[in-house]
Context: one part of a larger RNA
Parts: sequence; structure tokens; C1' cells
RNA sequence: AGCGCAGGGGGGAUGCCUUGGCAUUGGGAGCCGAAGAAGGACGUGGUAAGCUGCGAAAAGCUGCGGGGAUUGGCAAGCACGAAUCGAUCCGCAGAUGUCCGAAUGGAGAAAUCCGGCAGGGGUCAAGCCCUGUCAUCGUAUACUGAAUAAAUAGGUAUACGAGGGGAACCGCCCGAAUUGAAACAUCUUAGUAGGGCGAGGAAAAGAAAUCAACCGAGAUUCCGCGAGUAGUGGCGAGCGAAAGCGGAAGAGGCCAAACCGGACUUGUUUACAAGACCGGGGUAUGGACCGCAUUUAGCAUCAACAAGUUUUAGCCGAAGUGCAUGGGAAGGCACACCGAAGGGGGUGAGAGUCCCGUAGGCGAAAAGACGAGUUGGCGAGCGGUAUCCUGAGUACCACGGGGCACGUGAAAUCCCGUGGGAAUAAGGGGGGACCAUCCUCCAAGCCUAAAUACUACCCAAUGACCGAUAGCGAACAGUACUGUGAAGGAAAGGUGAAAAGCACCCCGGGAGGGGAGUGAAAAAGAACCUGAAACCCUGUGCUU
Repeated sequence: AGCGCAGGGGGGAUGCCUUGGCAUUGGGAGCCGAAGAAGGACGUGGUAAGCUGCGAAAAGCUGCGGGGAUUGGCAAGCACGAAUCGAUCCGCAGAUGUCCGAAUGGAGAAAUCCGGCAGGGGUCAAGCCCUGUCAUCGUAUACUGAAUAAAUAGGUAUACGAGGGGAACCGCCCGAAUUGAAACAUCUUAGUAGGGCGAGGAAAAGAAAUCAACCGAGAUUCCGCGAGUAGUGGCGAGCGAAAGCGGAAGAGGCCAAACCGGACUUGUUUACAAGACCGGGGUAUGGACCGCAUUUAGCAUCAACAAGUUUUAGCCGAAGUGCAUGGGAAGGCACACCGAAGGGGGUGAGAGUCCCGUAGGCGAAAAGACGAGUUGGCGAGCGGUAUCCUGAGUACCACGGGGCACGUGAAAUCCCGUGGGAAUAAGGGGGGACCAUCCUCCAAGCCUAAAUACUACCCAAUGACCGAUAGCGAACAGUACUGUGAAGGAAAGGUGAAAAGCACCCCGGGAGGGGAGUGAAAAAGAACCUGAAACCCUGUGCUU
């Protein structure tokens, strides 16, 4: 030195564990904000760096309810307290709530600076302090009011509203490319990604100028089929319906106008006309109008009341002992018991009967949600048809586009731009160019629950999901750290049943170690469960 054996060091794999994740199901809840949000800054404790809580009334204050022995958060110690005259704690309601932030008195390099007005404190007087208030825009009303007579613009005041934030879902507007077509331009990807605006707990759509086919249906939305069909398509790649049928849900209403009435304005011939406004009337089974009858059917709206249900604290809740082993019994043995409870977690090991719970039952002063129902409130019918009304720069046409499954095609239907531009119920739209016949509906006004979409948030439950290089990036964190910034972004879990965390002695400056002691174990000593390999060392055998 090599090979082997044995023992150590080193390292942190493996096993076991789980406070954290992931996914899903069923409920709930679905907005917050000028009464100042979301999110922060700075403070706040006897001692206080961080986190948590809170706000100069500052780990808290008040009331009500629950609860019943400890307690001053994580988090020890010291000091000092509180509590059966009911604390801590839990729930509901309230008070306080610095400064920044839409940030809104003005400014600004956020958490700072500087003001006006009113009231109060203080001072001889001021400086100073406290409370309130002072942004802008929109709408309405009133007053005021230019050039310019009337008027208008403008101004002032008051009231109400808005502004910002939010995970996805929703509506509208703007809107790619990679890609596919085995290249590529129409096409596709796709009205996707992305950007903007806006709303709600859902949004949107919605009560036929719809379909259908000579039979009929009867708003919208969603699901299954129809159907990868009919179509469309450099007829390539691809794209891709509808009617109808079966289900979920179910609901229909209100204006404009005709007509009647009213105060007002304008015009002039001073009595009429017109205009906008207000009230009644009325809305497709058309109505006005005329006639006849009259107050019930019904109601999704609004208001009040309301049986009750439910949410936000809680409460009751069955049944086991002994023996041995062991540090420890819940495991073993023996004999019992309960069960509307043998889900689960904990307890020194594996507990139906020890603890928390579980099944089942009970409970609210206060606040919230739902709510049968009651009352107010709203609101009907028959007949007639002469006259009147029934949404205009609209429908429609041409041209240019978009969108419809439909790429201009024979291209209807729908929407937009430019230019033209109707009819008035004996009227008008549609039925896939267009025309006739027939059928069907009534545009150019508005509202409308439910079935549907989503999950930032709360509760319960589940998993042939993970178990610390896994599972969220994160079991400890959007932290440490990086970057001017937008932004990027880790690693890091485990003593023991219990700290019983090694008094005391010895070596040492200490670190560390040796005794002693604790403990079942210290080869569990905090660099702490188990403790693999690489690598390093010691002893020894063999070979050289």
C1' cells in the first nucleotide's frame, strides 16, 4: 500500500408521522365604498424585536345573551394583578377608530406640508391646541345674471346621486399571431389571446311584424336527441345548423296614440290655434267611440303586520371492571355492559363503554335571511261597428361592409355606413332571389322571476389524491434575497409520554468531554426519531 473483518466519524437517503396542500360533492353567501372601501404607514404591552389583535378610549371600552373556573394572545421568566359580587372566553349589537389611500380644503416625492370659515380652550395679546366644515362631475329646483331690449350663456345656493376596489362568471366595443391547410394568399387558429367600458348575484335573452305547412304550434333560457345530418368550403384543411321530439323551469305585464280634463307658454284677429307638460283613458281576445251591465276572477309590483322555519354562541347525551406483562395498557387473559351512538380525534402501546365527541334531542336577550297568510293597494265583462288611433327620415331600395352553420353565391332573414325614401288596416312584414295564390304575424317603445354560468368567501363531507426533492411557490412565505423598475423568488418539519432539558464533582481559557443524576431508552442531550451510500479514520488478519 492493497484486499477482508470489526468499530467509529461524516452525511441525511429510507421507514414511520402530519399542523399543510390537491381535487370533488352538498348546502350557505355572493358584493365592499364619501356614514371614507380594498390595501397600507405609524403607533399601541410593566418589561416587547417579530407575528397576531387593537387605534391616542389603542392585545382594548359599553350593553345584551351564552358559559362556569380559571386568567393577563403566540410565549417562557420576573414583577404586579384580575376572577363564583361570575373574570378570561364565545355570540349579537354599539362606542372609539391617528395618518395615507377613490382621497375629496390647497399642495405633494403616499402615510407629509400649508390653509380658509364657524365654535371652543389657552394667552395681557399672539403664536398654539381641539371639534366641525370647505374637491369635482351629473340631475333637479330656486335665486341671480353679460355682450344685447326680451332672452340665453354664465354664476350662486340647496337636495339627491356618482367617483374607487373585487377570484371567476356576464353584456357591449376594439381585436392579433404562432398554428392547420403537410408550402401559401381566400380559409383556419378565432371573434380565441389581449385591451377598453359597464352591470349583477347572477348577467344576457324574453311575450311573435316567430315558426310551420294547408295540419298545426304558441315568450325566453338550459339539457338530451335530431346530427356530424341538411348545408357551407382554394367543395382543400375544415366549418356546421334549424324545424321537430323528449325533458328542466314556467308568467306574463306596462307605455306612445285615438278620446276626456287641467294650469302654462307662444302666436296673433282677444278669442281661437299650436306647443311641450300633468292627470284620466288605453294596449292585440285590439282600443277609442256608442249601447248594456256591474264589482267579482286574479296579482310577479309596493307598504305594514305575521304563524313559523333558519343563521350567527351554546346545552343534554348510553355503557367496564379485574388479573398478568410492561416505564406506560387502550394490546393479552377472564367475566360484563351500551348501542337511533362500533364516524372521528385524543389519552404513556391498538379504547364502542377514560376524555372530546358521535346518533338522537334541546336552545336566543340581540341582529340577519326566508316566509304560508292577512290588510291596504292594483285590477274586470258582453254587444255594435260609420268615424278616429295603433311607434317615420322608420320600413324599403342602390352602393360599401358586417353578421347569420351559409366564404356573393340563385342569397332570403338580421345589423351598420353613404345616398335616396313609402304605405296607414281595402294597410304592412314573413314563409331562403323574384311574382301570384294561400297561410301566418303586426316592426320601427319599455319591463319581466325560474330553469342556466361562476366561486374570492363560510359550513359540512368525501378521495384505488400527496406525505416534506412529494403536495400550492409557500406544513416556516409572497418571507429572506435579487432587480432603478415592471417583476423574479427560495431553502428550511420530527428530543421525550412528560423538560423530568443533566443539580453536584473532575479536566479545560472556552468549546467540548469524563463521572453522577433524569428517563423505558441519552447509541433520545436540543448539531436531538430512524440514521442507508459516497467520503475519512482506528484496530486487526492475509498478501506484497
The part of an RNA shown here (large-subunit ribosomal RNA, domain I) has 544 nucleotides and comes from an Oscillospiraceae bacterium. It matches the Rfam family "Bacterial large subunit ribosomal RNA".